The RNA shown here (transfer RNA) has 73 nucleotides and comes from an Acidimicrobiales bacterium. The sequence is in RNAcentral, with records from ENA and MGnify. Taxonomically the source falls in Acidimicrobiales (Bacteria, Bacillati, Actinomycetota, Acidimicrobiia). It matches the Rfam family "tRNA". Rfam's curators write: Transfer RNA (tRNA) molecules are approximately 80 nucleotides in length. It is annotated as a transfer RNA. The prediction has a mean pLDDT of 81.
[in-house]
RNA sequence: UCGGGGGUGGCGCAACUGGCAGCGCGCAUGAUUCUGGUUCAUGAGGUUGGAGGUUCGAGCCCUCCCCCCCGAG
Numbered sequence: 001u002c003g004g005g006g007g008u009g010g011c012g013c014a015a016c017u018g019g020c021a022g023c024g025c026g027c028a029u030g031a032u033u034c035u036g037g038u039u040c041a042u043g044a045g046g047u048u049g050g051a052g053g054u055u056c057g058a059g060c061c062c063u064c065c066c067c068c069c070c071g072a073g
Stems, first nucleotide, its partner, number of pairs: 001072007010025004019056001027043005049065005
């Protein structure tokens, strides 16, 4: 330099053909327990890497940029 894959709550990942951003772990509160753990219930937590564009509507499509991984030279 070129090609491919990826970036989404604290962490790991989903999200169909563009149509309400979810799941697990973790966290908080409550129940249970002598206490802790386990288990159960409830809840909080997200400018979807950044900037534009298309669209009634973008995590998803288009352009540019940044970062990570793999391959080629």